[in-house]
Molecule: transfer RNA
Organism: Ligilactobacillus salivarius
């Protein structure tokens, strides 16, 4: 400069174009004589970014950005 892969919650990571779960950590109750652990409930926290196709986009397409491997 060229090709190719990855980008979802604090992390770790699912999800055939049709309500975005989980685990982990935080918070809050409830459990306990009391704290802390633990166990049970609830709860806040989202698709890197900007267009675009479409009734609809985490998914398809187009450009970017950051990061990884390869080439030269």
């Nucleotide at each position: 400069g060229c090709g190719g892969g990855u980008a979802u919650a604090c992390g770790u990571u699912a999800a055939u174009g049709g309500u975005a779960g989980a685990c982990u950590g935080c918070c809050a109750g409830a459990c306990u004589c009391c704290c802390c652990a633990u166990u049970c409930u609830g709860g806040a926290a989202g698709u890197g970014c900007g267009g675009g196709u479409u009734c609809g986009a985490a998914u398809c397409c187009c450009g970017u950005u950051a990061u990884c491997c390869g080439c030269u």